This is a predicted structure of a 111-nucleotide RNA (Glycine riboswitch aptamer) from Caldanaerobacter subterraneus. NCBI's taxonomy places the organism under Bacteria, Bacillota, Clostridia, Thermoanaerobacterales, Caldanaerobacter. It was read from a public genome assembly, where an Rfam model found it. Its Rfam family is "Glycine riboswitch aptamer". Its family is annotated with glycine biosynthetic process in the Gene Ontology. The coordinates come from a structure-prediction model, not an experiment, and the mean pLDDT is 84.

[in-house]
RNA sequence: AUGAAGAUAGCGAGAGAUUAUCUUCCAUAAAUGGAAGAUAGCCGAAGGGGAAAUACAAAGGCCCGCCAAGCCUUUGUAGAAGCUCUCAGGCGGCAGGAUCGCUAUCGGAUA
Numbered sequence: 001a002u003g004a005a006g007a008u009a010g011c012g013a014g015a016g017a018u019u020a021u022c023u024u025c026c027a028u029a030a031a032u033g034g035a036a037g038a039u040a041g042c043c044g045a046a047g048g049g050g051a052a053a054u055a056c057a058a059a060g061g062c063c064c065g066c067c068a069a070g071c072c073u074u075u076g077u078a079g080a081a082g083c084u085c086u087c088a089g090g091c092g093g094c095a096g097g098a099u100c101g102c103u104a105u106c107g108g109a110u111a
Base pairs, nucleotide, nucleotide: 006106007105008104009103010102011101012100013099018040020039021038022037023036024035025034026033027032041091042090043089047087048085049084050083054078055077056076057075058074059073060072061071062070
């Protein structure tokens, strides 16, 4: 001097799935509206859980005169997601929303 990853903030974009059914209470002449509860159905992109290949370790077996190496089996540990589970959350609008883009600040990889 350049200013990577990452973090924070602002702005913008941002999917999916019943404006479900029933009961009680309140307001109302009624339609209807509000509140509370119950029941069933559904979604996956807040968050959260799971773990394949593979790697390592241990035990046993195969091979070998024996050891090592190699291979096989079992157990344990590590091991990702837009996969999966649907706990949480959500299923009219608002809000939220993984992720992406731009800007600013912090940061300080790199030369």